Transfer RNA from a Myxococcota bacterium, 71 nucleotides, folded computationally. Rfam family: tRNA. RNAcentral holds the sequence, with entries from ENA.
RNA sequence: GCGGGUGUAGCUCAAUGGUAGAGCGCCUGGCUUCCACCCAGAGGAUGCGAGUUCGAUUCUCGCCUCCCGCU
Numbered sequence: 001g002c003g004g005g006u007g008u009a010g011c012u013c014a015a016u017g018g019u020a021g022a023g024c025g026c027c028u029g030g031c032u033u034c035c036a037c038c039c040a041g042a043g044g045a046u047g048c049g050a051g052u053u054c055g056a057u058u059c060u061c062g063c064c065u066c067c068c069g070c071u
Stems, first nucleotide, its partner, number of pairs: 001070005007064001010024004018054001027041004047063005
């Protein structure tokens, strides 16, 4: 330099154009003499920019990050 893939919550992963969810973790409350376990609840995310669309995590383009391959 070329090709392919990846990017969503603190971490690991879902969501095939129509309300962004889960597990673990953090926080609060309950339970307990206290802690742990367990139960309930709350907060927290779509890499950046543009386009298509009534509507974009999803489709298209560019940029960036990381991974793989080629040279």

Its mean pLDDT, the model's own confidence on a scale to 100, is 82.